[in-house]
Overview:
A computed fold for a 128-nucleotide RNA, annotated as FMN riboswitch aptamer (RFN element). Its Rfam family is "FMN riboswitch aptamer (RFN element)". Rfam's curators write: The RFN element is a highly conserved domain that is found frequently in the 5'-untranslated regions of prokaryotic mRNAs that encode for flavin mononucleotide (FMN) biosynthesis and transport proteins. Its mean pLDDT, the model's own confidence on a scale to 100, is 81.
C1' cells in the first nucleotide's frame, strides 16, 4: 500500500406574485427545489438509504399499548437535436415526478424528527 478494529465530525432543498373563496403557502395561472454510491459531470440510467406494510424476536406496561432489532415485500418520473471514441450524465428544446400525519385537496407550511440514515472525510490501534 492492502486488510481489520474502533472512535469522532460530517450527512435535503424548495411559495415570491396574481385570481376564486368565509377559509387555500394545499384549488387555478406563473414561480421554485432535487440525499447518497457507480457510470463522460444524472431528480427522470443502474443500485442504496429515508417513509409505509407484514412477519418473526427482544423490552416495557394490570391492560389497550408502546419502543427497539431482524427479515421480506413495497418504493415516482425523459424524450428529441447537437457535439464527442463514449454522455437517457455536457450543450440547446420541450416534458415529467415528488412517502406518512395534520389542516380546504400539500415536493415548498407545521408534525414524527434537537430522530434515523445511505454515505464522506479524518484520527486511533492491529499488521507485513
Nucleotide at each position: 500500500a492492502a486488510u481489520a478494529u474502533u472512535c469522532u465530525u460530517u450527512g435535503g432543498g424548495g411559495c415570491g406574485a396574481g385570481g376564486u373563496g368565509u377559509a387555500a403557502u394545499u384549488c387555478c395561472u406563473c414561480a421554485c427545489c432535487g440525499g447518497c454510491a457507480g457510470u463522460a459531470u444524472a431528480g427522470u440510467c443502474u443500485g442504496c438509504g429515508a417513509a409505509g406494510a407484514a412477519c418473526g424476536g427482544a423490552a416495557u406496561g394490570c391492560g389497550u399499548u408502546u419502543u427497539c432489532c431482524g427479515u421480506u415485500c413495497c418504493c415516482g418520473a425523459c424524450u428529441c437535436g447537437g457535439u464527442g471514441g463514449a454522455a437517457u450524465u455536457c450543450c440547446g428544446a420541450g416534458a415529467c415526478c415528488g412517502a406518512c400525519g395534520g389542516u380546504a385537496u400539500a415536493g415548498u407550511c407545521c408534525g414524527g424528527a434537537u430522530g434515523g440514515a445511505a454515505a464522506a472525510a479524518g484520527g486511533c490501534u492491529u499488521g507485513g